[in-house]
Molecule: RNase P RNA; transfer RNA
Organism: Gammaproteobacteria bacterium
RNA sequence: GAAGUCAGCCGAACGGUCGCCCCGGUUUUUGCCGGGGAGGAAAGUCCGGGCUCCGACAGGGCAGGGUGCCAGGUAACCCCUGGGCGGCGUGAGCCGACGGAAAGUGCCGCAGAAAAUAUACCGCCUGGACUCGUCCAGGUAAGGGUGAAAAGGUGCGGUAAGAGCGCACCGCGCUUCCGGUAACGGAAGUGGCAGGGUAAACCCCACCCGGAGCAAGGCCGAAUAGGAGUCCCAUGGCGUGGCCCGCGCCGGACUCGGGUAGGCUGCUUGAGGCGGACGGUGACGUCCGUCCCAGAUGAAUGAUCGUUUUCGACAGAACCCGGCUUACAGGCUGGCUUCCCGC
RNA sequence: UGGGCCGUCGCCAAGUGGUAAGGCACGGGGUUUUGAUCCCCGCAUUCGGAGGUUCGAAUCCUCCCGGCCCAGCCA
Repeated sequence: GAAGUCAGCCGAACGGUCGCCCCGGUUUUUGCCGGGGAGGAAAGUCCGGGCUCCGACAGGGCAGGGUGCCAGGUAACCCCUGGGCGGCGUGAGCCGACGGAAAGUGCCGCAGAAAAUAUACCGCCUGGACUCGUCCAGGUAAGGGUGAAAAGGUGCGGUAAGAGCGCACCGCGCUUCCGGUAACGGAAGUGGCAGGGUAAACCCCACCCGGAGCAAGGCCGAAUAGGAGUCCCAUGGCGUGGCCCGCGCCGGACUCGGGUAGGCUGCUUGAGGCGGACGGUGACGUCCGUCCCAGAUGAAUGAUCGUUUUCGACAGAACCCGGCUUACAGGCUGGCUUCCCGC
Repeated sequence: UGGGCCGUCGCCAAGUGGUAAGGCACGGGGUUUUGAUCCCCGCAUUCGGAGGUUCGAAUCCUCCCGGCCCAGCCA
């Protein structure tokens, strides 16, 4: 210098004028003064929690759903960190739904001899027959062929030809020992070798999960035709549970019609931000100091002027947090890797 | 804001692991003097898009995109 990789940050700034939404102070009111006013994703609503109601810090069972190498972090998690194993990359590094197919069941189209009980189309070998290049009987699975996939791989020996038939190495299973909390790794011995794939097919194993949602829920107020119909109803119905038990209540479901669609609350101080110290490889935790930082309800955060070489991406809170995922013009910082050049 | 459902040819749709039925419409041909009817043939390179699992995906899984529906009180 080039290419790459990982981590983090910004994502217009400053000033003038006029406005909008909250809070506090002041004022009889108008108003005036002071303070605050979108995001890293506010998004998708995909997970996990808080909060609230369902009588229960929602009890027991079934069904259903989720998670799935190990250990830790966390309020919790389908998240994060560290480690293991497998794969990719020269490397920094990245990716992985990564339990079980020797518990059982199912499926594997076409092709192929055979798709899981193994088996033999071509071939190879032995024997026999004769019309002399074919047929018959047997052996074999090394080679060919089919397929996504064919009952370990390579080599040597062996044999009629072959074959874990024997041996060496690799792979696999089992046993023991060693290291590690564990996943797992290593070593030694042993068995000629169980036996295809599929669990994002049913399933098995381990662990976890009650239902709903701020239009939850609470309070006040207004208005009336407190109406009509159909259905269920005591081995029943209802209490928002998928079902049963348990507990409580005695009515309930749907449709049509009518009235009214106002206010307050929940509402923002929180697993909170910033700084520091300590513990930990790290995620994170503990302690100390400091700060208060949107809260609307037809719903605020805008307009304009000036300056700054750059006219600026994706996009806008609606109960609140922790994650994941997706979108994003351009720019900045740091660590590391590879290659080239110079000294 | 919250909850639920759907997406297969121009339209309506079947198919829920084995390589996309059928109807309408459309195009061509036949029948007819001509038209309708009727008959024959054709019409899915992508099953909303992307990625994954599998030998194989419209179908199973994940993430996006688009569309539709429902939710106040008196009760």